[in-house]
């Protein structure tokens, strides 16, 4: 330089056949229990869905351009 993938909450991820208020464990934090921790349970709070423009009534989901990160080729 070319092609192809992935980037969604601290962390790992699903959701990407456009339309529900954006989800799940795990991690955080209250609370029940317990002499104390842990574990269980119960409840909370955490997100510009890499950035930008564009299609569209409507974008996480579609296209284009940037940016990061991993394979391939020359």
């Nucleotide at each position: 330089g070319g092609g192809c993938c992935c980037g969604u909450a601290g962390c790992u991820c699903a959701g990407c056949u456009g339309g529900a208020u954006a989800g799940a464990g795990c991690a955080g934090c209250u609370g029940u229990u317990u002499c104390c921790u842990a574990a269980a349970c119960a409840g909370c709070a955490g997100g510009u869905c890499g950035g930008c423009c564009g299609u569209u009534c409507a974008a996480a989901u579609c296209g284009g351009c940037c940016c990061g990160g991993g394979c391939c080729u020359a």
This is a predicted structure of a 74-nucleotide RNA (transfer RNA) from a Planctomycetota bacterium. The RNAcentral record of the sequence draws on ENA. Rfam family: tRNA. Rfam describes the family as follows. Transfer RNA (tRNA) molecules are approximately 80 nucleotides in length. It is annotated as a transfer RNA. Model confidence (mean pLDDT): 81 of 100.